Small-subunit ribosomal RNA, 5' domain from an uncultured bacterium, 480 nucleotides, folded computationally. The prediction has a mean pLDDT of 88. It matches the Rfam family "Bacterial small subunit ribosomal RNA".
Context: one part of a larger RNA
RNA sequence: AACGCUGGCGGCAUGCUUAACACAUGCAAGUCGAACGAUUUUGCAUCUUCGGAUGUAAGAUAGUGGCAGACGGGUGAGUAACGCGUGGAAAUCUACCUAUUGGUUUGGAAUAACUGCGGGAAACUGCAGCUAAUACCGGAUAAGCCCCGAGGGGGAAAGGCGAAAGCCGCCGAUAGAGGAGUCCGCGUCAGAUUAGGUAGUUGGUGGGGUAAUGGCCUACCAAGCCGAUGAUCUGUAGCUGGUCUGAGAGGAUGAUCAGCCACACUGGGACUGAGACACGGCCCAGACUCCUACGGGAGGCAGCAGUGGGGAAUAUUGGACAAUGGGGGCAACCCUGAUCCAGCAAUGCCGCGUGAGUGAAGAAGGCCUUAGGGUUGUAAAGCUCUUUUGUUAGGGAAGAUGAUGACGGUACCUAACGAAUAAGUCCCGGCUAACUCCGUGCCAGCAGCCGCGGUAAUACGGAGGGGGCAAGCGUUGUUC
Numbered sequence: 001a002a003c004g005c006u007g008g009c010g011g012c013a014u015g016c017u018u019a020a021c022a023c024a025u026g027c028a029a030g031u032c033g034a035a036c037g038a039u040u041u042u043g044c045a046u047c048u049u050c051g052g053a054u055g056u057a058a059g060a061u062a063g064u065g066g067c068a069g070a071c072g073g074g075u076g077a078g079u080a081a082c083g084c085g086u087g088g089a090a091a092u093c094u095a096c097c098u099a100u101u102g103g104u105u106u107g108g109a110a111u112a113a114c115u116g117c118g119g120g121a122a123a124c125u126g127c128a129g130c131u132a133a134u135a136c137c138g139g140a141u142a143a144g145c146c147c148c149g150a151g152g153g154g155g156a157a158a159g160g161c162g163a164a165a166g167c168c169g170c171c172g173a174u175a176g177a178g179g180a181g182u183c184c185g186c187g188u189c190a191g192a193u194u195a196g197g198u199a200g201u202u203g204g205u206g207g208g209g210u211a212a213u214g215g216c217c218u219a220c221c222a223a224g225c226c227g228a229u230g231a232u233c234u235g236u237a238g239c240u241g242g243u244c245u246g247a248g249a250g251g252a253u254g255a256u257c258a259g260c261c262a263c264a265c266u267g268g269g270a271c272u273g274a275g276a277c278a279c280g281g282c283c284c285a286g287a288c289u290c291c292u293a294c295g296g297g298a299g300g301c302a303g304c305a306g307u308g309g310g311g312a313a314u315a316u317u318g319g320a321c322a323a324u325g326g327g328g329g330c331a332a333c334c335c336u337g338a339u340c341c342a343g344c345a346a347u348g349c350c351g352c353g354u355g356a357g358u359g360a361a362g363a364a365g366g367c368c369u370u371a372g373g374g375u376u377g378u379a380a381a382g383c384u385c386u387u388u389u390g391u392u393a394g395g396g397a398a399g400a401u402g403a404u405g406a407c408g409g410u411a412c413c414u415a416a417c418g419a420a421u422a423a424g425u426c427c428c429g430g431c432u433a434a435c436u437c438c439g440u441g442c443c444a445g446c447a448g449c450c451g452c453g454g455u456a457a458u459a460c461g462g463a464g465g466g467g468g469c470a471a472g473c474g475u476u477g478u479u480c
Stems, first nucleotide, its partner, number of pairs: 001476005008352006014345002016310001021308003025305003030067003035064002038061010074263003083188007092180003097176008105139004114129006145154003159168003189235003196226003201223008238260004242253004265286005288299004316342001318341003324338001325336004355385004365376004390417006399407001424469005429450003435464005445452002
């Protein structure tokens, strides 16, 4: 963990180990109007042919553009590998951030939106015309920078807001921080009923490619390279910090939390970008599901809930961005199933309670009995108290530096009420703490092992009594 019986409360944790099976529905990644044109709403003012037009202020946003969608979240299928752990290395890149430094000049051509005409059932899409930019492309300049045959050659920018001061940006360069890629030593499961394996294979040279080294790729040359210190093959498996156990050595394990890796319907591929070969991006192929007007299209929960299925078995289609953190934004703010909370489950750990004192005529009843009595048993009743918990009422936080609290009228405090609302489960032959009676009669049954039961069963079933543990107890499974 599950199952059986039982079940009062609280705190803190944990909760699909099986089908990386298939998924209805909702949400989980947006944001910026202070980059840009356009459209639109409302208020006010002016004009008005009473239709509206213009100006101004405040909003809204489909599109272009920017940044973020490479983080955060999930899963462990694959992987026995430089994947991971640890210690090193050089041939590298780095958006945002920090520091320093030098710049921010002059032109141009388009295009979406929009308008018109079309196609299509839809998804969507074609042609023509117009327009803007921090979108795109030239020229100039070059302190750093890059290339070099050392003569020289190459390469940049973008503006916005503000009354202004200025602020936010943009471009080049250097350094840093953090991040990422690469290489190496050592360590990292089982099988020899797997003994040979390997042709880009091992090395070299030239070239290509990459941010970068390298057979990473290619042409040529050589014939190497690995292997009983176990290559290759097969099986199994994400690795670690840790966790469990143990006096330790060790053994087992890798849930939650943290670091790394891998994957995202299956397989392949690149594009964009500082960063991906990208879970909620694109393309192709495949399986599956759905829509269709049969021409063609749409989809991917191993995100959070939830459904079916599988299974012994694992929760709500909840609340809030208040806190912490993340993205965007000058900001206000917006987004955030990350997160913080609440709900469900004795799943675990810890704590508390189910009353306390007194009470012998040792009451009644039960059970046993040698019929005298013994035992249940101070147990009950009775009397005297208490109020943890509970219910009701009142008050009421911290968490929030000035404001802002989902949790929550919660925790907590006070008062009132009233023993009131609260005990089970397994066992009693030995191991092993705890014994008698009745029933049964190798039957029915018990059982972890030894073994009990065939007419006096402390071993089966019931009862009384007793023992253990206790909101749990017992069984089964697993590990030490």